[in-house]
Molecule: Bacterial RNase P class A
Organism: Micavibrio sp. UBA6145
RNA sequence: UCAGAGGGCUGGAUCGUCGCGGGUGCCGCAAGGUAUCCGAGGAAAGUCCGGGCUUCAUGGAAUAACGGUAGCGGAUAACAUCCGCCGGGGGCGACCCCAGGGACCAGGGCAACAGAGAGCAAACCGCCUCUCAUCUUCGGGUGAGGGGUAAGGGUGAAAGGGUGCGGUAAGAGCGCACCGCGUCGGUGGUAACAUCGAUGGCACGGCAACCCCUACCGGAAGCAAGACCAAAUAGGGACCACACGAUGAUGGGAAACUAUCAUCAGCCGAUUCCACGGCGCGGGUCCGGGUUGGUUGCUUGAGCGUAUGAGCGAUCAUGCGCCUAGAGGAAUGACGGUUCUCGACAGAACCCGGCUUACAGGCCCUCUGACUUU
Numbered sequence: 001u002c003a004g005a006g007g008g009c010u011g012g013a014u015c016g017u018c019g020c021g022g023g024u025g026c027c028g029c030a031a032g033g034u035a036u037c038c039g040a041g042g043a044a045a046g047u048c049c050g051g052g053c054u055u056c057a058u059g060g061a062a063u064a065a066c067g068g069u070a071g072c073g074g075a076u077a078a079c080a081u082c083c084g085c086c087g088g089g090g091g092c093g094a095c096c097c098c099a100g101g102g103a104c105c106a107g108g109g110c111a112a113c114a115g116a117g118a119g120c121a122a123a124c125c126g127c128c129u130c131u132c133a134u135c136u137u138c139g140g141g142u143g144a145g146g147g148g149u150a151a152g153g154g155u156g157a158a159a160g161g162g163u164g165c166g167g168u169a170a171g172a173g174c175g176c177a178c179c180g181c182g183u184c185g186g187u188g189g190u191a192a193c194a195u196c197g198a199u200g201g202c203a204c205g206g207c208a209a210c211c212c213c214u215a216c217c218g219g220a221a222g223c224a225a226g227a228c229c230a231a232a233u234a235g236g237g238a239c240c241a242c243a244c245g246a247u248g249a250u251g252g253g254a255a256a257c258u259a260u261c262a263u264c265a266g267c268c269g270a271u272u273c274c275a276c277g278g279c280g281c282g283g284g285u286c287c288g289g290g291u292u293g294g295u296u297g298c299u300u301g302a303g304c305g306u307a308u309g310a311g312c313g314a315u316c317a318u319g320c321g322c323c324u325a326g327a328g329g330a331a332u333g334a335c336g337g338u339u340c341u342c343g344a345c346a347g348a349a350c351c352c353g354g355c356u357u358a359c360a361g362g363c364c365c366u367c368u369g370a371c372u373u374u
Stems, first nucleotide, its partner, number of pairs: 001370010012339007020039008041345001045356002048354005053222004058275005066218005071085005086100001087098004101213002107211002109207002124153002126149010161179006180202001181200008226296004236287005242280001245264008266279004303322008
């Protein structure tokens, strides 16, 4: 100097005039006025995860269905997030990617076509050998049939461990060496794993972002959640089904009967058990009425900045400092001057931690590769 990798910041500024929303102080009966302070994002987007908070279940225990996660260990309120490490893959490298448990060992299923053959399958071309016939230049050739073979070729995404040597009629883990795989052990590590040794010729392959199995986690709904005030109506009507039971005690009564209490049964409160509460409590269908107003929830937070310490790191602890939108059909706009990097993606609606997507231009830090001695 060029090319790349990882991380961070910014994304117009300033002055003036008028105009918006909120807080605080003062004046005002009030409406309002005045002074001052604050007023959209790194993604506010997507609504994909996780929570805070609120309500619903009557409480306790359990369950099914459904959904989610999946190497090991940590961080966190929690997570499918983040950090570190292990394994696999890509890259010269810095680094990047991975839904990364289980495939005879629970079962099912799939692999079109091609190919001899796609799970313990298989002989198309070929290689070797035997018998018979025939030809011969006596080396052998050709035809038919029998046997052996899976090293060579072909098909395929994938062909039943790989490379090499020996051996064989020709071949084959048939034998051997190394690698791979299984089993048993040693060492290191919290662990995933790594490494070393011994032993066995050892072969039922691939796919589980196919069904599934295993382990762990998960109640539902959501600020249009909820709370309060004011006002109004009809605590509305009809039909259907089910049920309105049994026993005992006490009181009243001449009796029939009736009232209360207790126990059991039945129904309702998602299912089961226990406890508790209710007894037209409840179930189904149809018709009809009121409520569209106001206040609140609503912004001090798992908040931000900074320093020190611990940690490889995510982060945690402590000290000091700061308060930075709360609209309610929805607030930041208009005009002018100066400047500049000449302006991209784009506007909160209860709040927070993430992920994903979009983004003109500008700046900073660390690292890698190539060239070069200017």